[in-house]
Context: one part of a larger RNA
Molecule: large-subunit ribosomal RNA, domain I
Organism: Ignavibacteria bacterium
RNA sequence: GGCAUAUGGUGGAUGCCUUGGCACUAAUAGGCGAUGAAGGACGUGGCUACCUGCGAAAAGCCUCGGUAAGACGGUAACAGUCUUUGACCCGGGGAUCUCCGAAUUGGGCAACCAGGCUGAAGUAAUGUUCAGUCAUAACUUACUGAAUACAUAGGUAAGUUAAGCAAACGAAGGGAACUGAAACAUCUAAGUACCUUCUGGAAAAGAAAACAAAAGUGAUUUCCUUAGUAGCGGCGAGCGAAACGGAAAGAGCCUAAACCAAGCAAUAUGUCAAGAGUGCAAUCGUUGUAUUGCUGGUGUUGUGGGACUAUCUGGUAGAUUUGCAAUAUACCAAAGAGUAAAAAACCUUGGAAUUAGUUGAAUGGUCUGGAAAGGUCAACCAUAGACGGUGAAAGUCCGGUAGAUGAAAAUUUUAAGGCUCUUGAUAGUAUCCCGAGUACCGCGGAGCACGUGGAAUUCUGCGGGAAUCUGCCAGAACCAUCUGGUAAGGCUAAAUACUUAUUAGUGACCGAUAGCGCACAAGUACCGUGAGGGAAAGGUGAAAAGUACUCCUAACAGGAGGGUGAAAUAGAACCUGAAACCAUAUGCUU
Numbered sequence: 001g002g003c004a005u006a007u008g009g010u011g012g013a014u015g016c017c018u019u020g021g022c023a024c025u026a027a028u029a030g031g032c033g034a035u036g037a038a039g040g041a042c043g044u045g046g047c048u049a050c051c052u053g054c055g056a057a058a059a060g061c062c063u064c065g066g067u068a069a070g071a072c073g074g075u076a077a078c079a080g081u082c083u084u085u086g087a088c089c090c091g092g093g094g095a096u097c098u099c100c101g102a103a104u105u106g107g108g109c110a111a112c113c114a115g116g117c118u119g120a121a122g123u124a125a126u127g128u129u130c131a132g133u134c135a136u137a138a139c140u141u142a143c144u145g146a147a148u149a150c151a152u153a154g155g156u157a158a159g160u161u162a163a164g165c166a167a168a169c170g171a172a173g174g175g176a177a178c179u180g181a182a183a184c185a186u187c188u189a190a191g192u193a194c195c196u197u198c199u200g201g202a203a204a205a206g207a208a209a210a211c212a213a214a215a216g217u218g219a220u221u222u223c224c225u226u227a228g229u230a231g232c233g234g235c236g237a238g239c240g241a242a243a244c245g246g247a248a249a250g251a252g253c254c255u256a257a258a259c260c261a262a263g264c265a266a267u268a269u270g271u272c273a274a275g276a277g278u279g280c281a282a283u284c285g286u287u288g289u290a291u292u293g294c295u296g297g298u299g300u301u302g303u304g305g306g307a308c309u310a311u312c313u314g315g316u317a318g319a320u321u322u323g324c325a326a327u328a329u330a331c332c333a334a335a336g337a338g339u340a341a342a343a344a345a346c347c348u349u350g351g352a353a354u355u356a357g358u359u360g361a362a363u364g365g366u367c368u369g370g371a372a373a374g375g376u377c378a379a380c381c382a383u384a385g386a387c388g389g390u391g392a393a394a395g396u397c398c399g400g401u402a403g404a405u406g407a408a409a410a411u412u413u414u415a416a417g418g419c420u421c422u423u424g425a426u427a428g429u430a431u432c433c434c435g436a437g438u439a440c441c442g443c444g445g446a447g448c449a450c451g452u453g454g455a456a457u458u459c460u461g462c463g464g465g466a467a468u469c470u471g472c473c474a475g476a477a478c479c480a481u482c483u484g485g486u487a488a489g490g491c492u493a494a495a496u497a498c499u500u501a502u503u504a505g506u507g508a509c510c511g512a513u514a515g516c517g518c519a520c521a522a523g524u525a526c527c528g529u530g531a532g533g534g535a536a537a538g539g540u541g542a543a544a545a546g547u548a549c550u551c552c553u554a555a556c557a558g559g560a561g562g563g564u565g566a567a568a569u570a571g572a573a574c575c576u577g578a579a580a581c582c583a584u585a586u587g588c589u590u
Stems, first nucleotide, its partner, number of pairs: 001589009015575001016539002020510002022507007029499002031165002039100003042055003046078001050074002061094006070082003105114003115134007136162009169200001170198005180187001184234001210217002221248004231239002252491003255435001259297002263294007275284002278325005302469001304434004308428005314332004334423005346418010357405003363378005379396002381385001387399003440464007471486005526533002546574001549561004
C1' cells in the first nucleotide's frame, strides 16, 4: 500500500408523512372606480426585525344579530389590561380612512414641492395651523357677447356624464415568420401568433330581396349527422363545405315614405289682401296663406301591403267667437298585454335563496403495550358505517355526518294583487307611397371550402348608373318559362363561449429534484442600467417533559457523568439514514 470483517464519521438517497399544488364537477358571481379603484409608499403594538390587520379615531371605533368563558393575530416570555353590565370570536350595517396612484389647484425625479379663494383656530400683527373648494372634455341650460345692424364666433356659470384597472371568453381594424411542400416562388403555416379599439355577463347573429324543386320548410345560434363526401388545389403539399335529417332552445317587433296638421321655427307673400274653421248662419281678418324643416298622429306587408274613398262599429261626456248638429278628444265597459326587446315607475302581501349559527343516536370489561382506537369477551345506534382528530388501526371519545331547524340587518329572486299600457271591421280600385349615387355594370382587389376559373351569391377603391308592383332580386355564367322572396333603416331573450374570484365536492392526479416558479417572511433573496430573469429552503417527541446538578476544557465551542422520555445512535446540524468518500481496530497479504 492492497483486500476482508467490524465499529464510527461524512453525506442526505430511500421509505413513510403532508400544511401545498394540479385537473375537473355543480352552483354563485361576472365587475371595481371622481362617494377617488386596482396597486402601492409611509406609518400604526408597552417592548416589535418580518408577515398579517388597520389608518393620525391606525392588530383598531359605533351599532345590530350569533355564540359563550375566556381573551389581548403569526408569537413564546416579561409588564400591564379586558371580560357573565357578555370580553375575545363569527356575521349584517355604519364611522374613520395619512400620502402616491385615472390623480383631477399648479408643478414634479410616484408616495414630494408650491399655491389661489371661502370659513375657522391662534397671534399685538405677520408667519403658522385646520376644514372646504379650485383639472380637462362632451352634452344640456342660462347669462354675456366681436369684426358687423340683427346675428354668429368667442367668453362665463351651473347641472349631468366620461376617464383608470381587471384572468379568459367576444366583435371589429391591422397582421407576420419559422414551418410543410422532403429545394422553392403560387400555395401552406394562418387570418394563427402578435398589436390596436370597443362591449357584455356573455358577445356576435337574427325575424328571408332565405332554402328548396313540381313536394315542401318557415328568424338566429349551438351540437350530432351529412363527410373527409361534393368540390378547391404548382389537381402538389394540402385545404375542405352546404342543404335535407336528428337534437338543444324557442319570441317576435319598431321605423322611413304616401296621407293628416294641433304645435314650433325659417323663408316668401300680404294689410279695404290672401283667406279662415266640418255643415248652415252670424262672424273673424295683427294674423292668414304657400314652401321647407322639427315634433305629433297614421303606417309596416308578399295569398302584395299601406295611403286614399265609401259604408258600418259598446256606453257616457264633449271643445276653439256664438247657436244647432257633427267630429277630435276624455272617461267607463269589454278583450288583451306588461317592466329580459317591442313604453315605463313604484308599492303591498306571501314564498325561496345567500351572508353568522343551533340541535343531532349509540360501549363497557379484560390482555399486550409508554400509550388502545389493536387482540379477546359481551353490548348498542343507524334517514348518521362521509371525513378529520385523539399517545398504534374508533359507527357508539372529540369535531362532525344523515335528518331537523334559524336572521335584528343587508342583498338577490319568485308569485299574486295594486298599478300601467294597447285596441275596430268590410268593400273599392282611378290616383299616390313602398328606404338612390342605392341596386346593377366595367376595371382593380378582398371574402365566400372555391387559388379567375364557365364563377353565381357577399364586401368595395375608381368610373358609369336604374326601376316603384304591368316594379325589383334570387334559384351557381347567361337566356326563357316556372318557383321563392321583397334589398339598399333599426331592436331583440334562450339554447352557445369563458373563469380572475367565492362556496361545496371529486380524482386508477403529485407527494418536497414531484406537484404551481413559490407546502417555508416567494415573485422573496439574488442577477441585470433596463425591459427582464429568478432560486434554494418541509419532518425532535405523544407531550418540551428542549437535559436540574457535577466534572473536563484551549471555556458563548465540544464533550463525560446524571436527569427526562417507550426510545436521546429521537438533543434541536434533531424520523428513517443508502452510496460515493474518510477514519479506527483486527486478520490476511506485498